[in-house]
RNA sequence: GGCUUUAUCGUCAAACGGUUAAGACGCUACUCCUUCACAGUAGAGUUGCCGGUUCGAUUCCGGCUAAAGUCA
Numbered sequence: 001g002g003c004u005u006u007a008u009c010g011u012c013a014a015a016c017g018g019u020u021a022a023g024a025c026g027c028u029a030c031u032c033c034u035u036c037a038c039a040g041u042a043g044a045g046u047u048g049c050c051g052g053u054u055c056g057a058u059u060c061c062g063g064c065u066a067a068a069g070u071c072a
Stems, first nucleotide, its partner, number of pairs: 001071007010025003018055001027043005048064005
């Protein structure tokens, strides 16, 4: 340098163009307990960036950035 793949809460991670963007661990508050832990209840927290297509984009297309693989 060419080609391929990937990018979603702190981490893992689902979502066949119409979801309230699911869930687990973690985090916060409360209950329980002498306290911690466990357990229970509730809550906060996400679509890499810039454009395009579409009535509608996490999803499709292009570019950029980053990562991984492969060829030389």